[in-house]
RNA sequence: UUCUUAUCAAGAGAGGUUAAGGGACAUGGCCCGUCGAAACCUCAGCAACCAGCCUCUAAGUGGGUACGGUGCUAAGUCCAGCAAGCAUAUGCUUGCAAGAUGAGAA
Numbered sequence: 001u002u003c004u005u006a007u008c009a010a011g012a013g014a015g016g017u018u019a020a021g022g023g024a025c026a027u028g029g030c031c032c033g034u035c036g037a038a039a040c041c042u043c044a045g046c047a048a049c050c051a052g053c054c055u056c057u058a059a060g061u062g063g064g065u066a067c068g069g070u071g072c073u074a075a076g077u078c079c080a081g082c083a084a085g086c087a088u089a090u091g092c093u094u095g096c097a098a099g100a101u102g103a104g105a106a
Stems, first nucleotide, its partner, number of pairs: 001106008013043005021032003027080003044073003049069002052065003077098001081096007
């Protein structure tokens, strides 16, 4: 990088260095940012995908725990695209696409 698969309405921030951008890409919107963006570092936290441990069961597609491997800690994945349906000029539902994260494979 590609493929497969599961999940994506919840949850969780302080300090330091530094200094102007950031919210995935393009476009539009809407936001965040000198009361300090992004990045990096330290500490803390959230969650429970993988692993471990305990427990229950006929059976892991179950429950618990949180020492390990990831991930995450503004806003629904910030909003939007395509198709169908319902109400209606905007919203809702389902499916798909795109994206993110984990696990497995090439």
This is a predicted structure of a 106-nucleotide RNA (SAM riboswitch aptamer (S box leader)) from Aureibacillus halotolerans. The organism belongs to Aureibacillus, within Bacteria. The coordinates come from a structure-prediction model, not an experiment, and the mean pLDDT is 83. The RNAcentral record of the sequence draws on Rfam. Rfam family: SAM riboswitch aptamer (S box leader). Its family is annotated with regulation of gene expression in the Gene Ontology.